[in-house]
Context: one part of a larger RNA
Molecule: large-subunit ribosomal RNA, domain II
Organism: metagenome
RNA sequence: UCCGGCGAGUGAAUGUAACCGGCGAGGUUAAGCACUUAAGGUGUGAAGCCGCAGCGAGAGCAAGUCUGAAUAGGGCGUAUGAAGUCGGUUGUAUUCGACCCGAAACCGGGUGACCUACCCAUGGUCAGGUUGAAGUAAAGGUAAAACUUUAUGGAGGACCGAACCGACUCCCGUUGAAAUGGUAGCGGAUGAACUGUGGGUAGCGGAGAAAUUCCAAUCGAACCCGGAGAUAGCUGGUUCUCUCCGAAAUAGCUUUAGGGCUAGCCUUGAAAUAGAUUACCGGAGGUAAAGCACUGAAUUGGCUAGGGGCCGAGAGGUUACUGAACCUUAUCAAACUAAGAAUGCCGGAUAAUCGUUUUUCAGGAGUCAGACAGUGGGAGAUAAGUUUCAUUGUCAAAAGGGAAACAGCCCAGACCCACAGCUAAGGUCCCCAAGUAUAGUUAAGUGGAAAAGGAUGUGGAAUUGCACAGACAACCAGGAUGUUGGCUUAGAACAGCCACUCAUUAAAAGAGUGCGUAAUAGCUCACUGGUCGAGUGACUCUGCGCCGAAAAUUUAACGGGGCUAAACUAUACACCGAAGCUUGGGAUACAUCUAAUGUAUGGUAGGAGAGCGUUCUGUAUGGGGUGAAGUCGUAGCGAAAGCGGCGGUGGACUAUACAGAAGUGAGAAUGCCGGA
Repeated sequence: UCCGGCGAGUGAAUGUAACCGGCGAGGUUAAGCACUUAAGGUGUGAAGCCGCAGCGAGAGCAAGUCUGAAUAGGGCGUAUGAAGUCGGUUGUAUUCGACCCGAAACCGGGUGACCUACCCAUGGUCAGGUUGAAGUAAAGGUAAAACUUUAUGGAGGACCGAACCGACUCCCGUUGAAAUGGUAGCGGAUGAACUGUGGGUAGCGGAGAAAUUCCAAUCGAACCCGGAGAUAGCUGGUUCUCUCCGAAAUAGCUUUAGGGCUAGCCUUGAAAUAGAUUACCGGAGGUAAAGCACUGAAUUGGCUAGGGGCCGAGAGGUUACUGAACCUUAUCAAACUAAGAAUGCCGGAUAAUCGUUUUUCAGGAGUCAGACAGUGGGAGAUAAGUUUCAUUGUCAAAAGGGAAACAGCCCAGACCCACAGCUAAGGUCCCCAAGUAUAGUUAAGUGGAAAAGGAUGUGGAAUUGCACAGACAACCAGGAUGUUGGCUUAGAACAGCCACUCAUUAAAAGAGUGCGUAAUAGCUCACUGGUCGAGUGACUCUGCGCCGAAAAUUUAACGGGGCUAAACUAUACACCGAAGCUUGGGAUACAUCUAAUGUAUGGUAGGAGAGCGUUCUGUAUGGGGUGAAGUCGUAGCGAAAGCGGCGGUGGACUAUACAGAAGUGAGAAUGCCGGA
């Protein structure tokens, strides 16, 4: 990993609801007792329980009662008539292990110190080598000592180093040779040394040269058994089929936030007779947009009080300063509104459409992590596949077609069958089903990513200047004089500054447009004439393009090939294209019911209904050594679970119908056991 078997809503008691049955103003027995069969009944038993009457805290009273002083009022009852009860089945609730498996833990009673820690008793072990303390002796020395030297001596948690004990480093090993080891080195090795045997200390404890270290491969509290099926708002799993309906991810509260309770939304039954949309009518409102009358912000000019400056001895005057209010110009606002939509909301008669969608009661739920997209906001950075509200849609719980692929986008909601047809979105050169025509645009592979900004790209529209009295461009010629204007400066003649920037000659020529020089010079422009001969400049709006444009494994920003249309704009007519719609056939449900007909039939959580199958029991009818069950193979049937003929194998049980009872259905639980 696979295969086979086992493996999870059960039982009891008590409520409650629906349905079925008995009896019915009544219903019913419990324990016990008696009888009886071989194990289950029959009879008896009225104690008790529920109902037939309520009210009151109660005593109690009673169609009334309680409150109260009350014959008052009021509350709850009666009358409005009135159905219960016992049993069964199913749903569900409560209490029990209560659908199954799963803790870490807690408590009780025991078992452990043959491992290990410390202690007690009694034994044992430590090759060899080195160093040479005290003391002592002799000699020297001294008044005597001290002291010195040489010998002797053999101390030490002394030294080196085997056994022994340990465990510092590298490497190997790491499904090991080994649940802690091996090779090579390493530390201690007469000591607080090591070690044999026997004994002691026990878990709310012991021991500890102290590390949460050890107490039998287990230690922040050992192990074994029991309480015990501890508890688990948590994770996982929960077994046949079909049919009908079909959610939620919200609100409030919660030591509450991944849990719950009530409501909301779903379903089933019963009852009621509503309900929705549009048109119309009547309402409330202060959003969008807008506006500036209010509150504020902000703006131009005018006028003006006040303030400042100046003048004045003062009175006062004056002001290229400032400046409230007022007038004017032009603006802004979620917490501004004089005025103010569209939608939406509330109510209503009538009409049309829909046809129970609405409401109430009763049984059963699930849901309380939502996601994205469009729109309107808040938070954030007008960031996020961000977060938080509102509203709509889709997904969730929705398959099909399109978007290359792609829960949430676009189209469209799958009862089943068909080698029939029409369409939607989207497409029609090939991959790949289906296309042509007309008029334009683009030259960038733009199409097939992107901004500010930039540009004689190119199409369209409009305005305007010049132009056969000759424009624009090009070429030829001129482009002068006072003058080098003045100032400044070493110079200033096109550095800079100043000047209504003048005047002359002229066809025309600036007190000078740029290059250039140290300054001049030189070149050039404006302007003018000629040559040429028809358009040529400027500006605005707009279509499509261009540049701007650098990224990390691989072209990789059309899905690919490829395309100059097979791109884009516009028009026209075709076609393709889905599980949509239609056609033909079929199934089920509902409606009117009697045919026919019509409508419906995606679905998670979940509610409801109808069935298939397994084991056993009862009754009835059958089959079986002329071959039962089981098993292998294979026609056939049924909408499914399933049923079943025949043949092989097998060798003794078994089928059908109707009832009943359940250890009743396996693919998942890091499931359990066995096998391969």